[in-house]
Predicted 3D model of a 404-nucleotide RNA (Bacterial RNase P class A) from Pelagibius sp. CAU 1746. Model confidence (mean pLDDT): 75 of 100.
RNA sequence: CCAGACGGCCGGAUGGCUGCCUUCGGCACCCUAUAAAGGUGCCGGGGGAGGAAAGUCCGGGCUCCACGGAAACAGGGUGCCGGGUAACGCCCGGCGGGGGCGACCCCAGGGAAAGUGCCACAGAAAGCAAACCGCCGGCCCCAAGGCUUCGGCCCGGGCAGGUAAGGGUGAAAGGGUGCGGUAAGAGCGCACCGCGGCCCCGGCGACGGGGACGGCACGGCAAACCCCACCCGGAGCAAGAUCAAGUAGGGACGGCCGGCGGGCCUUCGGGUCCGCCACGCGGGUUUCCGCGCCGCCGUCCGGGUCGAUCGCGCGAGGCGCCGGGCAACCGGCGUCCCAGAUGAAUGGCCAUCUAUGCGGGGCAACCCGCGGGACAGAACCCGGCUUACAGGCCGUCUGGCGUU
Repeated sequence: CCAGACGGCCGGAUGGCUGCCUUCGGCACCCUAUAAAGGUGCCGGGGGAGGAAAGUCCGGGCUCCACGGAAACAGGGUGCCGGGUAACGCCCGGCGGGGGCGACCCCAGGGAAAGUGCCACAGAAAGCAAACCGCCGGCCCCAAGGCUUCGGCCCGGGCAGGUAAGGGUGAAAGGGUGCGGUAAGAGCGCACCGCGGCCCCGGCGACGGGGACGGCACGGCAAACCCCACCCGGAGCAAGAUCAAGUAGGGACGGCCGGCGGGCCUUCGGGUCCGCCACGCGGGUUUCCGCGCCGCCGUCCGGGUCGAUCGCGCGAGGCGCCGGGCAACCGGCGUCCCAGAUGAAUGGCCAUCUAUGCGGGGCAACCCGCGGGACAGAACCCGGCUUACAGGCCGUCUGGCGUU
């Protein structure tokens, strides 16, 4: 210098003018009881989005509901080992397998000798094995083919066998390579590798190393049912709590406008219906007719809608130092207070600079002009995961080339 691997960080800066939300102090006004609290305005001070605030996927805090404790069933989830944590499906460190020359990366990684099931297409055969083409020896035949010394013979044809080397099918064909062996072959025999259970050693463990034995039995799939171990009650801040308008509605008591008779219902308090009388209003001519008496007023009680307030930000909190640990993380000390909106604030304009882009000039350093800031925005909070992201910075490491 080129190519790459891993980890961490930033994510425009400064100033001015003018707005918005919140909080503190002061002043004025309103309300009120000349009070407190509250409201409005002005002045001054402090604070005001993120690394993902996002998706709402996982785990918790908190709140309400259900539940005597515990266990079981159903359902769901997790799944190598050890550790971290409030907890996790997260994180760290290992193990095993796979990939890369390497730094390093990836893995839904328990159980298939408990049972059931499946293995498409192709292929002879796909889980009890099979023989399509081959290969091999035996027996038979000589029309065609080939050879021939013309008698026959096979490199030809047929029959019943042997075989699992080779070919072919497939994701997968009953261990692999080599030597021996054989008619051809075959764990048939042997060596090495693999595999199986046994023993020894190391490790907390996953697992690793070694030894002797066994000729190989036990194909794959559990992101198929299933088995094993462990975990899980439900709903969610629109949770939930408090206050509480209305010419909305419920109840109790008292007053006003009541009396008599009867039917029905009754919790025996009363309610309701009918008739008559009384009362009020209107019309009419004294007798009569129509309408109303279903309610109204006052005091008190409880529920609750609109609305308001709380929940609501001091927290598994941030930063720094020290100590423990390979690390995740833990402990101690010090220090700081850091958004709380609810039609929902965190904005707009200008100047200078800056990362970067385009054009022009210059050998170059650089100069001039134009343009110009990614993904995205809190809504109860926290720990993770995942996804989106212009551009930039830092550190460690790997491979290659060059120079000394």

Its Rfam family is "Bacterial RNase P class A". Rfam classes the family as a ribozyme. Of the family's consensus pairs, 96% are formed in the model.